[in-house]
Molecule: transfer RNA
Organism: Candidatus Woesearchaeota archaeon
RNA sequence: GGACCUGUAGCGCAGUCUGGAUAGCGCGGCAGCCCCCUAAGCUGUAGGUCGAGAGUUCGAAUCUCUCCAGGUCCG
Numbered sequence: 001g002g003a004c005c006u007g008u009a010g011c012g013c014a015g016u017c018u019g020g021a022u023a024g025c026g027c028g029g030c031a032g033c034c035c036c037c038u039a040a041g042c043u044g045u046a047g048g049u050c051g052a053g054a055g056u057u058c059g060a061a062u063c064u065c066u067c068c069a070g071g072u073c074c075g
C1' cells in the first nucleotide's frame, strides 16, 4: 500500500442478510420483598443521540460514500 472482518447500555452480545415505525437480552448498578445477617431467589427501576460525518428514502442500527479505532490476510 491492497482486501476483508469488527464497532449497539458499565461489561458480554442479539438485531443488519430482507429498511417499518416504541432498540432488546444476559451480567452488573439502584430500590423493594424474602431472610437473624449475608448470599441465593423474586419484583420493580435507571442507563443508548447503535464509532463519527454526509447522502438516499415517507422512514436508516440496517442501504451508499468518506473518515476514525481495533483485528486478520496479502504484498
Base pairs, nucleotide, nucleotide: 001074002073003072004071005070006069007068010027011026012025013024020058029045030044031043032042033041051067052066053065054064055063